[in-house]
Context: one part of a larger RNA
RNA sequence: GGACGAACGCUGGCGGCGUGCCUAAUACAUGCAAGUCGAGCGGAGUUACUUUGAAAGCUUGCUUUCAAAGUAACUUAGCGGCGGACGGGUGAGUAACACGUAGGCAACCUGCCCCUUAGACUGGGAUAACUACCGGAAACGGUAGCUAAUACCGGAUAAUUUCUUUUUUCUCCUGAAGGAAGAAUGAAAGACGGAGCAAUCUGUCACUGAGGGAUGGGCCUGCGGCGCAUUAGCUAGUUGGUGGGGUAACGGCCCACCAAGGCGACGAUGCGUAGCCGACCUGAGAGGGUGAACGGCCACACUGGGACUGAGACACGGCCCGGACUCCCACGGGGGGCAGCAGUGGGGAAUCUUGGACAAUGGGCGAAAGCCCGAUCCAGCAAUAUCGCGUGAGUGAAGAAGGGCAAUGCCGCUUGUAAAGCUCUUUCGUCGAGUGCGCGAUCAUGACAGGACUCGAGGAAGAAGCCCCGGCUAACUCCGUGCCAGCAGCCGCGGUAAGACGGGGGGGGCAAGUGUUCUUC
Numbered sequence: 001g002g003a004c005g006a007a008c009g010c011u012g013g014c015g016g017c018g019u020g021c022c023u024a025a026u027a028c029a030u031g032c033a034a035g036u037c038g039a040g041c042g043g044a045g046u047u048a049c050u051u052u053g054a055a056a057g058c059u060u061g062c063u064u065u066c067a068a069a070g071u072a073a074c075u076u077a078g079c080g081g082c083g084g085a086c087g088g089g090u091g092a093g094u095a096a097c098a099c100g101u102a103g104g105c106a107a108c109c110u111g112c113c114c115c116u117u118a119g120a121c122u123g124g125g126a127u128a129a130c131u132a133c134c135g136g137a138a139a140c141g142g143u144a145g146c147u148a149a150u151a152c153c154g155g156a157u158a159a160u161u162u163c164u165u166u167u168u169u170c171u172c173c174u175g176a177a178g179g180a181a182g183a184a185u186g187a188a189a190g191a192c193g194g195a196g197c198a199a200u201c202u203g204u205c206a207c208u209g210a211g212g213g214a215u216g217g218g219c220c221u222g223c224g225g226c227g228c229a230u231u232a233g234c235u236a237g238u239u240g241g242u243g244g245g246g247u248a249a250c251g252g253c254c255c256a257c258c259a260a261g262g263c264g265a266c267g268a269u270g271c272g273u274a275g276c277c278g279a280c281c282u283g284a285g286a287g288g289g290u291g292a293a294c295g296g297c298c299a300c301a302c303u304g305g306g307a308c309u310g311a312g313a314c315a316c317g318g319c320c321c322g323g324a325c326u327c328c329c330a331c332g333g334g335g336g337g338c339a340g341c342a343g344u345g346g347g348g349a350a351u352c353u354u355g356g357a358c359a360a361u362g363g364g365c366g367a368a369a370g371c372c373c374g375a376u377c378c379a380g381c382a383a384u385a386u387c388g389c390g391u392g393a394g395u396g397a398a399g400a401a402g403g404g405c406a407a408u409g410c411c412g413c414u415u416g417u418a419a420a421g422c423u424c425u426u427u428c429g430u431c432g433a434g435u436g437c438g439c440g441a442u443c444a445u446g447a448c449a450g451g452a453c454u455c456g457a458g459g460a461a462g463a464a465g466c467c468c469c470g471g472c473u474a475a476c477u478c479c480g481u482g483c484c485a486g487c488a489g490c491c492g493c494g495g496u497a498a499g500a501c502g503g504g505g506g507g508g509g510c511a512a513g514u515g516u517u518c519u520u521c
Stems, first nucleotide, its partner, number of pairs: 001521003006517005013389004018384001019382002021347001026345003030342003035082003040079002043076015089300003099224007108217002113213007121155004130145006161184010190205006226272003233263003238260008275297004279290004302323005325336004353379001355378003361375001362373004392424004402415004428462001430457005465510005470491003476505005486493002
């Protein structure tokens, strides 16, 4: 000198764009953060209409009410489907194939999406909702009965799936790709719409098998990135083999048996520390330091363990068990998990609103309309960083008053064109008004938005501080103090004329900031 997720002191006008718990991965009140589909299904409810029946009124063919059935619209607890494995948070753990980079898989998976191809035949039994009864303070259940499906289960059909035999081509070792012949396995008969008297046909979406693609993942390997040797030996599933189990898949991943191996001064093992990278800061570079924000990967979700479902989890707002903590309770038993967004206590030098909207981008569901989204877009707070602007411009010497310093050598020098005065301007801010612009690839849709922008009003009006002045280092004098009070980054100042302490005047530097402190180059 630079830098900062900074803090502290003094001060503080506006705007653009960023950033904002680095500490206790501490405990959490409250609200919200993941739903959606009625075009999968049976119900329940509301409303309207039609038909039938009953009752009342009575202008005897009308009105009203009630009940049943049907139709239509709407709502929806439940069954069912898809999504809750994304998005969002945090950095505890991890020195490891966790990450980066370069490869490999002849050892693998992949819902939704795209392409190709073949299909969707025939049956069945339940169950929630509901009804009745019962238990419980609650959470939540139990028994009996009824019912549906794109829920579930048989049978048929089929293959390039699995096994056996045979054969062709090829290769990176185990082998791969393909042909032929024999044995097990699928579907929603669906929904909505159109045509038709009907049978049935047909459009869209959904469904099943096979092949391919794309995307996303899984596994393996070379190399690379930390401190201590005042850590020198470490290892029993340990190292390898055979056989098996398990997995989507290779593998001591697991198991039985067999052998005695494996790693290490090119630093094993142990201990400490730490998420890694793109990047960021600094530096001429080499290098050094860092890993906030943004992007990629990983790990975690009160703590420890476990699996279920599923294409995908060993699953932040799912389940089960143990533990700590906490809440409710009728004491029998139950509930909870902010390292999501706000917010609270606590810790700390220190870090924000219990805001608006789905208008845009994007995600989930849906045929769609649409619904949901604290993702996101915005707003709020904070000079927290950076950038821009303003705090006026011109003129103005009686060199005014006042202040400071010098003292009679010229009532001097300085503050100082500074002020006042005169002539102007109105950026920004304030107040009032407006919608022509932009943002939508086309029509529509605007939270932001009392926005931006434009016009008008009024008046220099509303807007300057902080640090320093001995040398380094730009900037000097007076008074006070008297090794005291104090200053200080280093050298060092202060003991009676202190340019170094404190105050005044003056000056220097930077400026809505300026100094100090921490860290780093």
RNAcentral holds the full RNA, with entries from SILVA. This is a predicted structure of a 521-nucleotide part of an RNA (small-subunit ribosomal RNA, 5' domain) from Lathyrus oleraceus. It matches the Rfam family "Bacterial small subunit ribosomal RNA". NCBI's taxonomy places the organism under Eukaryota, rosids, fabids, Fabaceae, Lathyrus.